[in-house]
């Protein structure tokens, strides 16, 4: 300097992975060792939960244009790691889901920019 916030309700949007031990043994230059199974348990998170053969439904959590909730780019790039919704870039890229009430607050507050 900009700015209505906060709470409640209903509605809507969204993601739900990764890995060790062990098994396995495609392939093979015979050193090695892919897919797959496994997942006691562990990792990061707000969230990785339940039911059903799926993809749906339910629950929790987050987000609803002050939109990085989440998706595309992406079987992306760099780093770390056992590995990844891990960290960073990408990103002054693109897309992306709202109404009502309360009067609690009001030169404030949550938030953003300098």
């Nucleotide at each position: 300097c900009u700015u209505g916030c906060u709470c409640u309700a209903a509605c809507g949007g969204g993601g739900u992975g990764c890995c060790a031990a062990g098994g396995g043994g495609u392939c093979g230059u015979c050193a090695g060792g892919a897919a797959c199974c496994g997942g006691a348990g562990g990792c990061u998170g707000a969230g990785a939960g339940g039911u059903g053969a799926a993809c749906a439904c339910c629950a929790a959590c987050c987000c609803g244009c002050g939109g990085a909730a989440c998706c595309u780019g992406a079987u992306c790039c760099g780093g770390c790691u056992a590995g990844g919704a891990c960290c960073g870039g990408c990103g002054g890229a693109g897309g992306g889901a709202u109404u009502a009430g309360a009067c609690g607050c009001g030169u404030a507050a949550c938030a953003g920019a300098c």
TPP riboswitch aptamer (THI element) from Ciceribacter lividus, 114 nucleotides, folded computationally. The RNAcentral record of the sequence draws on Rfam. The prediction has a mean pLDDT of 75. Rfam family: TPP riboswitch aptamer (THI element). The family has 115 seed sequences and 16,130 matches in Rfam 15.1.